[in-house]
This is a predicted structure of a 478-nucleotide part of an RNA (small-subunit ribosomal RNA, 3' major domain) from a metagenome. The coordinates come from a structure-prediction model, not an experiment, and the mean pLDDT is 81. RNAcentral holds the full RNA, with entries from SILVA.
Context: one part of a larger RNA
Order: sequence, then C1' cells, then structure tokens
RNA sequence: UGACGGGGGCCCGCACAAGCGGUGGAGCAUGUGGUUUAAUUCGAAGCAACGCGAAGAACCUUACCAGCCCUUGACAUGGCAGGACGAUUUCCGGAGACGGAUUUCUUCACUUCGGUGACCUGCACACAGGUGCUGCAUGGCUGUCGUCAGCUCGUGUCGUGAGAUGUUGGGUUAAGUCCCGCAACGAGCGCAACCCUCGCCUUUAGUUGCCAUCAUUUAGUUGGGCACUCUAGAGGGACUGCCGGUGAUAAGCCGGAGGAAGGUGGGGAUGACGUCAAGUCUUCAUGGCCCUUACGGGCUGGGCUACACACGUGCUACAAUGGCGGUGACAGAGGGCAGCUAGUCCGCGAGGACAUGCUAAUCCCUAAAAGCCUGUCUUAGUCCGGAUUGGAGUCUGCAACUCGACUCCAUGAAGUUGGAAUCGCUAGUAAUCGCAGAUCAGCAUUGCUGCGGUGAAUACGUUCCCGGGUCUUGUACA
Repeated sequence: UGACGGGGGCCCGCACAAGCGGUGGAGCAUGUGGUUUAAUUCGAAGCAACGCGAAGAACCUUACCAGCCCUUGACAUGGCAGGACGAUUUCCGGAGACGGAUUUCUUCACUUCGGUGACCUGCACACAGGUGCUGCAUGGCUGUCGUCAGCUCGUGUCGUGAGAUGUUGGGUUAAGUCCCGCAACGAGCGCAACCCUCGCCUUUAGUUGCCAUCAUUUAGUUGGGCACUCUAGAGGGACUGCCGGUGAUAAGCCGGAGGAAGGUGGGGAUGACGUCAAGUCUUCAUGGCCCUUACGGGCUGGGCUACACACGUGCUACAAUGGCGGUGACAGAGGGCAGCUAGUCCGCGAGGACAUGCUAAUCCCUAAAAGCCUGUCUUAGUCCGGAUUGGAGUCUGCAACUCGACUCCAUGAAGUUGGAAUCGCUAGUAAUCGCAGAUCAGCAUUGCUGCGGUGAAUACGUUCCCGGGUCUUGUACA
C1' cells in the first nucleotide's frame, strides 16, 4: 500500500421488511447430469453452465457410428500433355456415391496467326485438407462485479524509502454531483450532457391517410376540402427559470404557482482502470504440436429423439373472479412475389378447387383475445382437467418407420393449491389477455425477440440476511 475480520462509523441496492404472483407436489415440453449404446458428435459448470452456442437435428444440417468407395483429392496456386466446354435422350450394375454403354444439339474469347487467356480431362510433384489437440501460447469478440462511482496522471510539497498528499475533512447529490475548507494547483478516463424513442404545442406537406361544412353512396364510395386525426420533416418547450421556507449569505433540500410534462419527465443505446490464467482454437483469424491411401474427401443407412433415475427452466391445470354455448365491440407493431392471398364453391375439420387484389399508409396475412350482454352447469374427480392410447385423415417434402405438424371420432390418466426450501416484481410495473416476427420446404398454443389490451397491492423502516461504496481500526496474510 492492499486484502481480510462472526471490528467500528456513515451510505446505497426488490438486499431485508411490507405486499402481489410463482417455483418446489401432478401431467407434459425443453435443457443438463447419469445410465445405456456401434454412435447416443462437441462445447458451456456457483452467482456469471443447464428453453445456453442451436434465429428451427426426418435426408441435408452433422462435426458422431456402421458399411461401401476416392487418393494432387470437394477447394487454391504453379509445370507438362491432350481436348473446347457444355446442354441433352435412353439403358445396364449398384443402397447410393460411382462405374459402363448410348441419342441429339453445339464447337469459347483475343490474336502480330507464333501463341495467349479462361474452361475440361489426364500425368507427376510442390502442396491442398483437418469442427484433430492446446482459450494455460494468442488476436478478435463476449460474460461478470456494475451503469457500481470509481480509476489515474503532470507539476509541487512531505517521507531515507516503499509511498503519501491531491482523491482526506464539513455539508450535499443518483453520481469523485456540486459548494466550502485545506500543501496543494491543475488535468485525463469514467458520471452528467450531446444520440434515439414516448409524452405537449407550432409550422411545412396532403396521398395510399382524414371528413367539420355542401352534395352523393350499401360503404370516405364519388365530387369537393386539408379544418381535424394521422403520417414525417423542421422548430419550440423544463432551466430549480419564478415565489415562500430552510441552509453557512453556499451547494442544495422542502413546499407552492404556472405548465402536456418538475426537479435525471418515462424508456433505450452508451459499460472507466481492472478482476475471474472467466468463456470461445466448433463463427473467424492465428503460433506450436499432431494426421497425410487418412484424424482428409464422397455416399447410403443409423445416431444426435435411447431411459430404472436426479436437477434446472417453462407450459397446462387442479376450477364458479370458472367451464361450455350464443350475440355482438375495441388495438399496436410487424411480414408479404419461389410470397401474402380477398371472394365463391366442396369438406364436420385440418384442408382442397376455381379465382381476385397487392412489389403495398392502396391489396392480403387480420379473427384480436381477455372484456360487455345472455343462457346453462351448482361443488362433483364434475359439462373441471387434458395426459395417454385406438381408428380415420390433411399438408409439406425425393422420403414422415426409427423421427414432423395439424384435423376428426373414440378414450379420459395424474391432479382438489403443493414439505424443507426458494424466485420475480416499486407503476402503466406485477398479474392477466391475445397479436406479430426472425429462423424456416415443413415443424415453437410451451423457447426467443417485439407489440399492444385490461390493470393492482405495498414500502413503518434499515435491527437482521445478501451484495456494493466510503472513512477508520486490528492482523503471525501478500
């Protein structure tokens, strides 16, 4: 100087407390461990691994296993020789890769006519190739403490020196934020602000958007209009600016006015010096090591989907604030041409047939759902719950056996609110309700990322648990 303490002081955080809803019990989904297996590819491991890499494992993916094949190789550069290459028909062997035969069309570009270039085939060698090892050799990227308020430097001063001071102290703040004081005076990286978005107003613009007034219509449909809504550009607006109190006359704090908004207005992006030899050699790059007729390459099939069990994360429930039937209402944000599909008809339905609009403020996905009104059920393993199983189908795709999603009929399991323990959340939040998107041929009602609808309770307080900041103290620790 740090680190540590079941030392002390001060302070903060959904850290506790006060509340609301869960997990832990059930069934299922998903990840992991274990076990099994020819293989169940690999990585991730307290918080910070476990719906994680994977924003889509039937083939492919795919790295794993079995079998069948190739060896200058699927891919790159260089040498030599030959040839255009290519497209296409049919057949044979084979699981296919591949091997063999065959039909038709065509015969590259430049040229100094010597050749050159691109492409294909063959030969030999340099080499290719490796998701093989090492993240404890690395770059890059990322997690975490933590959006915590800290981490440092120059000069000066003090100390033999390590170092200290500044950065400590008195107040204050979300903040090393600001004020005052002070052997310090300044500065840098962080904080804040500048950026995006939501909330108010003005202005510009008026189609695909809108409709107050005038006509018109089943319908903003048409004429007309751009007031309003909205869209998207540019501006304004909030600064403790004003008033009162308090404070040290300061920084600030408390209350009030005006205001759409008030003291950081809400949300996002933004992550200091560093810590964990944290994670990643399987995104990529890369040192070293290793393989080179194989640890490289191709293909078919299988596996990653196994199942006495254990754990994590979720979904659906156990019901009446509910289930089922009927009627009819209100969003936002996205996506669409190998696409989204209106409408009509067929089918109980998944879906099918015909057909229409839209490269989209125009057309479509698009029905929002919970809610409101109404009928029924009356506390029951039920008109709750939907697992499981049997049968029949639809769609995608070369192909749904291993191993897809969905529909219909039948079946109708556990489950009556969950031990010890444990998690999230402070407001348009929790809870609850649906909608969209990425990936994608197909596959997520349960994952992820967004969007809106309805919409709470509680916070006395900081004794205690956890984490953090700061000053101080002890130490046989560095």